RNAcentral holds the sequence, with entries from ENA. A computed fold for a 72-nucleotide RNA from Candidatus Pacearchaeota archaeon RBG_13_33_26, annotated as transfer RNA. Its Rfam family is "tRNA". Gene Ontology term of the family: triplet codon-amino acid adaptor activity. By type it is a transfer RNA. The organism belongs to Candidatus Pacearchaeota, within Archaea. Model confidence (mean pLDDT): 82 of 100.

RNA sequence: GGGGUCCUAGCUCAGCGGGAGAGCACUACGCUGAAGACGUAGGUGUCCCGGGUUCGACUCCCGGGGACCCCA
Numbered sequence: 001g002g003g004g005u006c007c008u009a010g011c012u013c014a015g016c017g018g019g020a021g022a023g024c025a026c027u028a029c030g031c032u033g034a035a036g037a038c039g040u041a042g043g044u045g046u047c048c049c050g051g052g053u054u055c056g057a058c059u060c061c062c063g064g065g066g067a068c069c070c071c072a
Base pairs, nucleotide, nucleotide: 001071002070003069004068005067006066007065010024011023012022013021018055026042027041028040029039030038048064049063050062051061052060
């Protein structure tokens, strides 16, 4: 320099045009002598940034940034 995959909650990830979600973790309460386990409740988010298309974008298109892999 060329090509590919990826970027969504604290972590690991799902979500291929109309509701932003799961597991783990976390907080409160219950339970316990206490803690763990268990039960109930709670989502804590500028969906990496900017622009475009569309009635409507995490999702499609363009540009930028970052991570990883391959080729040179």